[in-house]
RNA sequence: GCGCCGUUAGCUCAGUCUGGUAGAGCAGUUGCCUCUUAAGCAAACGGUCGGGGGUUCGAAUCCCUCACGGCGCACCA
Numbered sequence: 001g002c003g004c005c006g007u008u009a010g011c012u013c014a015g016u017c018u019g020g021u022a023g024a025g026c027a028g029u030u031g032c033c034u035c036u037u038a039a040g041c042a043a044a045c046g047g048u049c050g051g052g053g054g055u056u057c058g059a060a061u062c063c064c065u066c067a068c069g070g071c072g073c074a075c076c077a
Stems, first nucleotide, its partner, number of pairs: 001073007010026004020057001029043004050066005
């Protein structure tokens, strides 16, 4: 330098193929339960979907570009 994969909640990840209300588990918070803690149960909370631009009535999803991470190839004695 080229190609491919990845970037979504504090963490681990789905959702992208086929555009149409952003989700799960864990963690944390509150409550119930308990002599207390843990466990269990319930509820609520938590997001500029890596940045920017474009297409569209509508973009996490399609297109372009940039950044970061991983893998492969090439180059290099």
Molecule: transfer RNA
Organism: Patescibacteria group bacterium